[in-house]
């Protein structure tokens, strides 16, 4: 420079052949249990999906452009 992946909750990820109120583990916090702690149950918080513009009734998802990240080719010394 090209060409493909990947960007969704503090972390790790699924959802991505457009359509429900966006989901799970882990962690947080609050209860319960227990003498206490840990395990264990049980509940609550936390996201405007990496920006921006567009399709479309309707976008996480499709389309251009951007941005940061990884792989792999390539230029130059």
């Nucleotide at each position: 420079g090209c060409a493909c992946c990947u960007g969704u909750a503090g972390c790790u990820c699924a959802g991505c052949a457009g359509g429900a109120u966006a989901g799970a583990g882990c962690g947080u916090u609050c209860g319960c249990c227990u003498c206490c702690u840990a395990a264990g149950c049980g509940a609550a918080a936390g996201g405007c999906c990496c920006c921006g513009c567009g399709u479309u009734c309707g976008a996480a998802u499709c389309g251009c452009g951007g941005c940061a990240g990884g792989u792999g080719c390539g230029c130059c010394a």